A computed fold for a 73-nucleotide RNA from a sheep gut metagenome, annotated as transfer RNA.
RNA sequence: GCUAUCAUGGCGCAGCUGGUAGCGCACUUCAUUGGUAAUGAAGAGGUCGCGGGUUCGAAUCCCGCUGGUAGCA
Numbered sequence: 001g002c003u004a005u006c007a008u009g010g011c012g013c014a015g016c017u018g019g020u021a022g023c024g025c026a027c028u029u030c031a032u033u034g035g036u037a038a039u040g041a042a043g044a045g046g047u048c049g050c051g052g053g054u055u056c057g058a059a060u061c062c063c064g065c066u067g068g069u070a071g072c073a
Stems, first nucleotide, its partner, number of pairs: 001072007010025004019056001027043005049065005
């Protein structure tokens, strides 16, 4: 330098034939306990790496950029 692939809440991931973003763990509050853990209930937290395009509508399609990984030279 070229090719492929990945980039979604604090962490690990799902959602990819376009239709108002979910799961587990963690976190907060409450219940339970003599207290802690465990368990149960409720809740907060992300405009989906960045910029642009297509569309009535984009995490999802297209282009560019940035970063990670793998391969080739």
Rfam family: tRNA. The family's RNA type in Rfam is transfer RNA.